[in-house]
Context: one part of a larger RNA
Molecule: large-subunit ribosomal RNA, domain II
Organism: Leptospira kmetyi
RNA sequence: GCCGGCGAGUUAUUUUACGUUGCAAGCUUAAGACAGUGAGAUGUCGAAGGCGAAGCGAAAGCGAGUCUGAAUAGGGCGAUGAAGUAGCGUGGAAUAGACCCGAAGCCUGUCGAGCUAUCCAUGUCCAGGUUGAAGGUGGGGUAAAACUCACUGGAGGACCGAACCCAUUAACGUUGAAAAGUUUUGGGAUGAGGUGUGGAUAGGGGUGAAAGGCCUAUCAAGGCAGGCGAUAGCUGGUUCUCUCCGAAAUAGGUUUAGGCCUAGCGUCGGAUGUUUAGUUACGGGGGUAGAGCUCUGAAAGGGCUAGGGGGCCCACAAGCUUACCAAACCCUAUCAAACUUCGAAUACCGUAACUUGAAGUCCGGCAGUCAGACUACGGGGGAUAAGCUCCGUGGUCAAAAGGGAAACAGCCCAGACCGUCGUUUAAGGUCCCAAAGUCUAUGCUAAGUGGCAAAGGAUGUAGGAUUGCAUACACAACCAGGAGGUUGGCUUAGAAGCAGCCACCCUUUAAAGAGUGCGUAAUAGCUCACUGGUCGAGUGAUCCCGCGCCGAAAAUGUAAUCGGGACUAAGCAUAGCACCGAAGGCACGGAUUCCGUAAGGAGUGGUAGGAGAGCGUUCUUUCUCGCGUUGAAGGCGGAUCGUAAGGACUGCUGGAGCGGUAAGAAGUGAAGAUGCUGGC
Numbered sequence: 001g002c003c004g005g006c007g008a009g010u011u012a013u014u015u016u017a018c019g020u021u022g023c024a025a026g027c028u029u030a031a032g033a034c035a036g037u038g039a040g041a042u043g044u045c046g047a048a049g050g051c052g053a054a055g056c057g058a059a060a061g062c063g064a065g066u067c068u069g070a071a072u073a074g075g076g077c078g079a080u081g082a083a084g085u086a087g088c089g090u091g092g093a094a095u096a097g098a099c100c101c102g103a104a105g106c107c108u109g110u111c112g113a114g115c116u117a118u119c120c121a122u123g124u125c126c127a128g129g130u131u132g133a134a135g136g137u138g139g140g141g142u143a144a145a146a147c148u149c150a151c152u153g154g155a156g157g158a159c160c161g162a163a164c165c166c167a168u169u170a171a172c173g174u175u176g177a178a179a180a181g182u183u184u185u186g187g188g189a190u191g192a193g194g195u196g197u198g199g200a201u202a203g204g205g206g207u208g209a210a211a212g213g214c215c216u217a218u219c220a221a222g223g224c225a226g227g228c229g230a231u232a233g234c235u236g237g238u239u240c241u242c243u244c245c246g247a248a249a250u251a252g253g254u255u256u257a258g259g260c261c262u263a264g265c266g267u268c269g270g271a272u273g274u275u276u277a278g279u280u281a282c283g284g285g286g287g288u289a290g291a292g293c294u295c296u297g298a299a300a301g302g303g304c305u306a307g308g309g310g311g312c313c314c315a316c317a318a319g320c321u322u323a324c325c326a327a328a329c330c331c332u333a334u335c336a337a338a339c340u341u342c343g344a345a346u347a348c349c350g351u352a353a354c355u356u357g358a359a360g361u362c363c364g365g366c367a368g369u370c371a372g373a374c375u376a377c378g379g380g381g382g383a384u385a386a387g388c389u390c391c392g393u394g395g396u397c398a399a400a401a402g403g404g405a406a407a408c409a410g411c412c413c414a415g416a417c418c419g420u421c422g423u424u425u426a427a428g429g430u431c432c433c434a435a436a437g438u439c440u441a442u443g444c445u446a447a448g449u450g451g452c453a454a455a456g457g458a459u460g461u462a463g464g465a466u467u468g469c470a471u472a473c474a475c476a477a478c479c480a481g482g483a484g485g486u487u488g489g490c491u492u493a494g495a496a497g498c499a500g501c502c503a504c505c506c507u508u509u510a511a512a513g514a515g516u517g518c519g520u521a522a523u524a525g526c527u528c529a530c531u532g533g534u535c536g537a538g539u540g541a542u543c544c545c546g547c548g549c550c551g552a553a554a555a556u557g558u559a560a561u562c563g564g565g566a567c568u569a570a571g572c573a574u575a576g577c578a579c580c581g582a583a584g585g586c587a588c589g590g591a592u593u594c595c596g597u598a599a600g601g602a603g604u605g606g607u608a609g610g611a612g613a614g615c616g617u618u619c620u621u622u623c624u625c626g627c628g629u630u631g632a633a634g635g636c637g638g639a640u641c642g643u644a645a646g647g648a649c650u651g652c653u654g655g656a657g658c659g660g661u662a663a664g665a666a667g668u669g670a671a672g673a674u675g676c677u678g679g680c
Stems, first nucleotide, its partner, number of pairs: 001680006011096013026051003032045004055062002065077004099237002102234001106227006117201009126191001128160003131156001135152006164188003170183003203219001205215003240614006250263005264369002266366007275359001277355008290342001291340002296336003300332004305326001307325002309322004372397010402413003417590004422586003428580003431565003437577001439576006450567001456550002460547002463544007477534005483507003488502003513528001517526002591604005615669001617666005623660001625659003634653005640647002
C1' cells in the first nucleotide's frame, strides 16, 4: 500500500416545541399491595404527590381584582368568549465522558543504584626504557662555616612507551556486524590512577572536579499502576438514497479577535390576506457631484496706501524719498475633506393608480454563518505603488456546471429535472488546425504596424483649413552683376563691410547692406542679401485630423506579447447581408413540486443548513403466509426490473437452514480518522 473484519449523536433523568392517542375543568398516579405467570407480560387497587382551572403583593393578606398611595386619583401587574393533563414518537436544551480518536501535563501509591554518579569497607593491577631532586660518603676549602669536585643515592599529580583506562582526527558504517561500532590517528599510563567483591544515598529526592550531567537503551524532575473516558475555544474523522427550499463570512458586546452571545441573513409550522415589489404621477426634506469666492482660510500680478526697513536731511521734533517688506481697500486671475451667496442627477420617505402565479409582516421550533475573494464605480491609507490595505454601491465566485477569453474560481454570454442523429439564437466568431464568408461596398496602413510603452523627435503617408509668391515668368538650378563717396566716424600698433563703440546717410543704378557668413596681422580673396538672363508651372508657410516611423537593453527557453500555421489581408475604419455558435429560447415525450374546483399555469444548479419521503441490515411479534437434501444461507456469473438507495429470476458452486406480509426494537449502512486488527 491493497483486501477482509471492526470502527463515531447513545442511554438515563428533567424540561421545551411539534405530531399523535386517552380523558377533559379536570388530568394523572409514585413507592407499594393483591390477582396472575415457569419467570414475565398484564389486570385491579394504592390520592401521598404533581400540573391545570386566579391573580396581585416583599409579606401579613385581600381577591376579578390587587399593589403603591392619605386617596373612591393616577399608574403597575392581572381578569373580562378560558384547555388542560397523562402516555407514546420526533426535533432541541440542561445534567451526566454525552459523536469518536488524540495531548503535553497534575496528584497518589509502589518498584528500582545488577547501568551510571558519589561515598564506605576489603582485595588486586601497572612490560621495558629514560631523567637523576633532597640526603649521604670521600677529597678540596675555612678559624669554624659557607662553598666546591667526585662518587653514592633514587625523588617526581617527572619523561618515552606496552598491558590497562580514555576517546583527538579521518574514513567507513547509517533497513549497521553494533539502538553509538570498526579501522586509522591520538591522550593518560606511580596517580586527583585503573579495577574486582560487599555495602550506602530514591524522585522535587539522590548524586554531581557542574555538562541540567547521571539515577537500568527513559531525565528541566525515573519506571509502573491508579485518579482516568483528566481537560483540549485545537487538528483529524463521522458510514444508504431521492425530493423541496437555501444562507453567511456583517453589527453590537466580549482577558475578545481562528472562540462565543444577541441581532441580521436560511428553513419548517401557525396567523394575517396584498400589508411586499416594480413602473408612472404627485408631494417632501437634503447640501454630495459640479460650481463659486459672500463667509472661514489659502494664494499670483498690478494699483492705492497705514505701519515697518533703507537713503537724504537732521540737536530734537518735523520733512523728503524708495526697483524693499506689507495690513486694509480696488482691478485682473485662482484654490479648499473639516469654506458656501449657489446647487443637480441618483438615492430615500409618503400618497394614489396600474402591473402582478411576488412576496411582506407577526408568533413559535430548528439552524448555520462572525477567516471572505476578485471585478466596475465612489472614496480613506500607501507613492493618485501592489494579485496591497480599509469602507461604500452593484456584479460574479464562494455554493454554478455550459459557451467565449489558447490555457485561466472572481472577466463577457448564460443559470444544467431527464430524453431527442429536432429547431433557433447570445457572447464570440466564419483561410487551415477548427463549426461557419477566402462575403459585398468604400477608404486607410507598408510598419508583419496589426501582434506591449512615455516624454520627445522626423520633408513617412491620406484628408481638411488658413495664408504668401507666381505667364507683368514665381520656387529650385545654372550664367552674369553685386558698384561709387569710403579705409564712414571713433577706437586702435592696425580696425579697410566683417575685434569693439556710435551712426547707418548720399550717389550711379536692373540691382547692390556703411554689409549675411568664411577669411587676413591689416589689406586681399570667396560668399550672401539684392538684380538681370536661361528655363517654363506651380512653389512656400502655419494649423487641425486618420494610419504609420524612431525613441525600444536582461538574465532556465526560442521568434515566447498573434494559441499555431500562416496572412499585405486572413490588418485597421465605416456601412451591410448571410452563416456558425451554449446544458440559453422553442418543439416533442417523460418525471416531480407548488398554485388552481377544473382546464391549465409556474417551477425543479446548489456548500453550511432546515424540511419531507423512502431503501437496506440484525433481532422480536404477527398471519389456517411460505421455501428447503428434487438442495437453505453464503460465493461466482448473466443480455432482468425500479428515478435512486435497491429488488427479482436464472446457471454453476455450496451443503442446512431461510424468507414474505403487517408492526415493533436497534450494537442499523465506511473509503478516508499518519484509524484498530488479520492476511498478502